[in-house]
Context: one part of a larger RNA
RNA sequence: GGCGCAUGGCGGAUGCCUUGGCUCUCAGAGGCGAUGAAGGACGUGAUAAGCUGCGAUAAGCUUCGGGUAGGUGCAAAUAACUAUUGAUCCGAAGAUUUCCCAAUGGGGCAACCCACCCGGAUGAAGUCCGGGUAUUAUAGGUUUUUGAAUCUAUAAGGCUAACCCGCUGAACUGAAACAUCUAAGUAGGCGGAGGAAAAUAAAACAAUUGUGAUUCCCUCAGUAGCGGCGAGCGAAGCGGGAACAGCCCAAACCCUGCAUGUUUUGUUUGCAUGCAGGGGGUUAUAGGACUGCCGUAUUUAAAGUUUAUUAAGAAGUGGAACAUUCUGGAAAGUUUGAUCAUAGAGGGUGAUAAUCCCGUACACGUAAUUAAUAUUUUUUAAGGCAUACUCCUGAGUAGCGCGGGACACGAGAAAUCCUGUGUGAAUUUGCCGGGCCCAUCCGGUAAGGCUAAAUACUCCUGAGAGACCGAUAGUGCACCAGUACCGUGAGGGAAAGGUGAAAAGUACCCCUAACAGGGGAGUGAAAUAGUACCUGAAACCGUGCGCUU
Numbered sequence: 001g002g003c004g005c006a007u008g009g010c011g012g013a014u015g016c017c018u019u020g021g022c023u024c025u026c027a028g029a030g031g032c033g034a035u036g037a038a039g040g041a042c043g044u045g046a047u048a049a050g051c052u053g054c055g056a057u058a059a060g061c062u063u064c065g066g067g068u069a070g071g072u073g074c075a076a077a078u079a080a081c082u083a084u085u086g087a088u089c090c091g092a093a094g095a096u097u098u099c100c101c102a103a104u105g106g107g108g109c110a111a112c113c114c115a116c117c118c119g120g121a122u123g124a125a126g127u128c129c130g131g132g133u134a135u136u137a138u139a140g141g142u143u144u145u146u147g148a149a150u151c152u153a154u155a156a157g158g159c160u161a162a163c164c165c166g167c168u169g170a171a172c173u174g175a176a177a178c179a180u181c182u183a184a185g186u187a188g189g190c191g192g193a194g195g196a197a198a199a200u201a202a203a204a205c206a207a208u209u210g211u212g213a214u215u216c217c218c219u220c221a222g223u224a225g226c227g228g229c230g231a232g233c234g235a236a237g238c239g240g241g242a243a244c245a246g247c248c249c250a251a252a253c254c255c256u257g258c259a260u261g262u263u264u265u266g267u268u269u270g271c272a273u274g275c276a277g278g279g280g281g282u283u284a285u286a287g288g289a290c291u292g293c294c295g296u297a298u299u300u301a302a303a304g305u306u307u308a309u310u311a312a313g314a315a316g317u318g319g320a321a322c323a324u325u326c327u328g329g330a331a332a333g334u335u336u337g338a339u340c341a342u343a344g345a346g347g348g349u350g351a352u353a354a355u356c357c358c359g360u361a362c363a364c365g366u367a368a369u370u371a372a373u374a375u376u377u378u379u380u381a382a383g384g385c386a387u388a389c390u391c392c393u394g395a396g397u398a399g400c401g402c403g404g405g406a407c408a409c410g411a412g413a414a415a416u417c418c419u420g421u422g423u424g425a426a427u428u429u430g431c432c433g434g435g436c437c438c439a440u441c442c443g444g445u446a447a448g449g450c451u452a453a454a455u456a457c458u459c460c461u462g463a464g465a466g467a468c469c470g471a472u473a474g475u476g477c478a479c480c481a482g483u484a485c486c487g488u489g490a491g492g493g494a495a496a497g498g499u500g501a502a503a504a505g506u507a508c509c510c511c512u513a514a515c516a517g518g519g520g521a522g523u524g525a526a527a528u529a530g531u532a533c534c535u536g537a538a539a540c541c542g543u544g545c546g547c548u549u
Base pairs, nucleotide, nucleotide: 001548002547003546004545005544006543007542008541009540015534016498017497020469021468022466023465024464025463026462027461028460029458030457031159032158039100040099041098042055043054044053046078050074051073061094062093063092064091065090066089070082071081072080105114106113107112115133116132117131118130119129120128121127135156136155137154138153139152140151141150142149143148163194164192165191166190167189168188174181178228204211205210215242216241217240218239225233226232246450247449248448249394253279254278255277256276257275258274259273260272261271262270284428286393287392288391289390291386292385293384294383299382300381301380302379303378304377307374308373309372310371311370312369316364317363318362322337323336326333338355339354340344346358347357348356399423400422401421402420403419404418405417406416409435430445431444432443433442434441485492486491505533508520509519510518511517
């Protein structure tokens, strides 16, 4: 040195575990903010660095409800207190709530600096305390030199995970290159809103039969089509379901008020025009106004108010039934014999517990608040017929030319929708559509508005589930993690879980320079479980013995 056996160190795999995650389901909630948010800074404890809580009333103050013997958070120990006159704790409602931040008196290098007005300490200066003083919009006053100024009231501003609407809007990429095209109206940017948003009550579809607002799902269908007819893009009607709900203006006409013009000696009366308000009226088998006739209400509906009842609703309350033998450190295991069960879900307890503990089934309980029903009262709304002379029925609109965009549809035979620009109708004997266009026929009634549900999403709350993970996994984070650390910055971004049933966490002695480390002793079932702590693989490094060179 090699091989073998034994025994250690180092190391932290593996096994087991789970405080944490992941994905969903059901229900709730869907916002917070000038009454100062979200997020922070600084404080706050007997001692106090961090986390948590709280705010100069500062791990807290008050009231009410619950609850019951201890309590002063994580977090030990000491001190000092507190509590059956009911604390701590749980729930509800309040009070307080420094400074920064939309930040809003002005400024500013956030958590700081400096003011003015009114009131007070107080009484001149100074200081301190309380309140107010931003901007924009709308409405109403005041003043006015017509530029504006000023006062009062109300609102807005900022934050927020996704979902929604509008405006704006790429490129990589694909086309095996690339330019039309695609990616994609995606990502990104901006604005706006709600618990949903948007859309919505046919100038719709359809096709000779019919349907009857919108939205969503299945299907139609990868069809009809579009397409350097390349790559690719890609409907709609019907049918089957979810959910269903319909309404209000403008106008004609009538009335009132105001202004202007005209008339008049005269704001007098009348007429005309305009503006404002009220009535009226709202549609396609056209309807309405107008004119005439009939009828009408104390009936129905909707939205609030009062009271009562019932139900839901916070913390919470009750809640059945077991002993024993053996093994063991420990019984829930094993043995023997029982019990309850509307409860044999689950968790804990020194190993595996229906009957030990918390619970579970079931039953009960109420504040704020909510709902339903009844009641009370207030407000609002709600007809029919006939006639057909006249009047009304949304104008720089529809349409058209040019240029674009949206439609599955790339200008095409290109309808339909939107509009930058230029033109520019008709008025019910009207007008629009049915994919060039024309006719016939059919469907509808544009140029005003509102509208629940079915649909989308989950920062958040409660309950629950998983042929999801189990510490290199699962969130980046099971642990004081968006931390440490890196970067000028935008930004990037970790590692790190496990003694034991219980600290019983090794009194005392010894070695040593030793508050290092170790040997005894002791605890414990175990210390090769000693806080470098469960198990403790391999690589790697030793020691002893045997054989061998």
Molecule: large-subunit ribosomal RNA, domain I
Organism: uncultured bacterium